[in-house]
RNA sequence: UUUCAGGGGUGGUGAAAGUCCACACUGGCGGUGAUGAGCUAAAAGGCUACAAGUCCGCGACCGUAGAAAUACGCUGAUUCGGUUAGAAUCCGAAACCAACGGUAUAGUCCGGAUGGAAGAAA
Repeated sequence: UUUCAGGGGUGGUGAAAGUCCACACUGGCGGUGAUGAGCUAAAAGGCUACAAGUCCGCGACCGUAGAAAUACGCUGAUUCGGUUAGAAUCCGAAACCAACGGUAUAGUCCGGAUGGAAGAAA
């Protein structure tokens, strides 16, 4: 510099709901991964892809200040059981969470957004 960079619905009730109710479904980026898996090696070891929504950090959104750039702030949710020397990540089970504006009350619809961006690749 260029490119890429968020997923998900049916039914019921009702005058009206993709918002309520029932059941279902979705999970941004980096890290960690007692490590597990595959390949390789005589061994030590090496290589490969994948693996956390709820652990750590970040982005987005939101608030304040500012003409702006930007700065500062805010920012959701997990337990139990098992294995083990050791589990916040493995295995099993049951839970829980999801900005702002709009509208019959919205993670799944519409909108700001043909935007911005953690970052990834070349």
Model confidence (mean pLDDT): 79 of 100. Predicted 3D model of a 122-nucleotide RNA (FMN riboswitch aptamer (RFN element)) from uncultured Ruminococcus sp. The sequence is in RNAcentral, with records from MGnify. Lineage of the source: Bacteria > Bacillati > Bacillota > Eubacteriales > Ruminococcus.